[in-house]
RNA sequence: GCCUCUGUAGCUUAACGGUGGAGCGGCGCUUUCGUAAAGCGCAGGUUGGGAGUUCAAAUCUCCCCAGAGGCU
Numbered sequence: 001g002c003c004u005c006u007g008u009a010g011c012u013u014a015a016c017g018g019u020g021g022a023g024c025g026g027c028g029c030u031u032u033c034g035u036a037a038a039g040c041g042c043a044g045g046u047u048g049g050g051a052g053u054u055c056a057a058a059u060c061u062c063c064c065c066a067g068a069g070g071c072u
Stems, first nucleotide, its partner, number of pairs: 001071007010024004018055001026042005048064005
C1' cells in the first nucleotide's frame, strides 16, 4: 500500500428499511433481627463520527476514525 470483517447502555450481546430489546451490573422498594438470595420497579443508548438515498436508516451507499485478520 491492497483486501475482508467488526464498532449498539458500565460489560456481554439482540433487533425484515417501519416503537432500539435482553442478560449481568447500578439505584429504589418488598421480604429478613441483619446480610445474601429471591420478587417487583426505575434509570441508563444522539446505534464510532460525517454526508447521501428514502415518506422512513442501527440496517442501504460514500468518506473518515478505531480495532482484528489476511496479502504484498
Molecule: transfer RNA
Organism: Candidatus Woesearchaeota archaeon